[in-house]
Predicted 3D model of a 75-nucleotide RNA (c-di-GMP-I-GGC riboswitch aptamer). The prediction has a mean pLDDT of 87. The sequence was found by an Rfam model in a public genome assembly.
């Protein structure tokens, strides 16, 4: 570069509840058993969902791409 172990240490945190935003998808914040090696961050291409249809928005825990980055057993 690239791979990922019933490794380690640290790291998010589905569904659900609780408060507040939003018209909705859905966010934000705490708890939080599913589960994640990019489930970190970018809506760039495709999907999907919303709407007050003005093309505007949501989703990067749906896949591709961008970019940064912990740890190091095997092959």
């Nucleotide at each position: 570069c690239a791979c990922g172990a019933g490794a380690a240490a640290g790291g998010c945190a589905c569904a659900c509840c609780u408060a507040c935003c939003g018209c909705a998808a859905g966010g934000u914040a705490g708890g939080g058993c599913c589960g994640c090696a990019a489930a970190g961050c970018c809506a760039c291409g495709g999907g999907u969902c919303c709407c007050u249809c003005g093309g505007g928005g949501a989703u990067c825990g749906c896949c591709g791409g961008g970019u940064u980055g912990c740890c190091g057993c095997a092959a």